The RNA shown here (transfer RNA) has 73 nucleotides and comes from a Patescibacteria group bacterium. NCBI's taxonomy places the organism under Bacteria, Bacteria candidate phyla. RNAcentral holds the sequence, with entries from ENA. Its mean pLDDT, the model's own confidence on a scale to 100, is 83. Its Rfam family is "tRNA". Rfam's curators write: Transfer RNA (tRNA) molecules are approximately 80 nucleotides in length. Rfam links the family to the GO term triplet codon-amino acid adaptor activity.
Formats: sequence, structure tokens, C1' cells
RNA sequence: GGCGUGUUAGCUCAGUUGGUAGAGCGGGGGGCUCAUAACCUUCAGGUCACCGGUUCGACUCCGGUACACGCCA
Repeated sequence: GGCGUGUUAGCUCAGUUGGUAGAGCGGGGGGCUCAUAACCUUCAGGUCACCGGUUCGACUCCGGUACACGCCA
């Protein structure tokens, strides 16, 4: 230098024909208990890496950039 894969909640990850984002764990509140843990319940938390394009509409499609990993030279 070329190519491929990945980047989504604090962490680990889903989201597969474009229709407005979820789970588990973790965190806050409540319940249960003499109390703690466990368990039950509820709530908060996201510019979907960034910039632009296509579209009525983009996490999803296209181009570029950044970072990580891998392959080739």
C1' cells in the first nucleotide's frame, strides 16, 4: 500500500428482505425478610464510531474518514 471483518446502553451481545432500537448482566426505586443475599416487580440509561449521499423514511443501502483484528504484498 491492497483486500476482508468488526464498531449498537456502563459491560457482553442481538437486531437477515429499509418503517423510527432490544436482551442478559450491572445501576436506582419498591416488594419479600428480624436483616443481608437470593427471588419478584418497576424505572433510568443509546447523536446505533464520525462525515456525506440515495430514499417519503437509513443501525440496515452507497461513498469517504477513524479505530481494532486478520489476510496478501